[in-house]
This is a predicted structure of a 72-nucleotide RNA (transfer RNA) from a Candidatus Nanoarchaeia archaeon. The source organism's lineage runs through Archaea, Nanobdellati, Nanobdellota and Candidatus Nanoarchaeia. Its Rfam family is "tRNA". Rfam classes the family as a transfer RNA.
RNA sequence: GGGCUCGUGGUUCAGUAGUAGAACGUCACGUUCGCAACGUGAAGGUCGCGGGUGCGAUUCCCGCCGAGUCCA
Numbered sequence: 001g002g003g004c005u006c007g008u009g010g011u012u013c014a015g016u017a018g019u020a021g022a023a024c025g026u027c028a029c030g031u032u033c034g035c036a037a038c039g040u041g042a043a044g045g046u047c048g049c050g051g052g053u054g055c056g057a058u059u060c061c062c063g064c065c066g067a068g069u070c071c072a
Base pairs, nucleotide, nucleotide: 001071002070003069004068005067006066007065010024011023012022013021018055026042027041028040029039030038048064049063050062051061052060
């Protein structure tokens, strides 16, 4: 320098045009003399950045940035 894959709550990952979800974690409440475990609920996301297409983009297209991998 080039090819491919990926970037989504604090973490690990789903979702792939039509209101953004799960698990774990955090917080509150219940249970307990107390802790853990368990149960109920809540908070937490400009979906890496900028453009394009489209009625509508996390999703499709282009550029950039970052990570991984392969080739040279």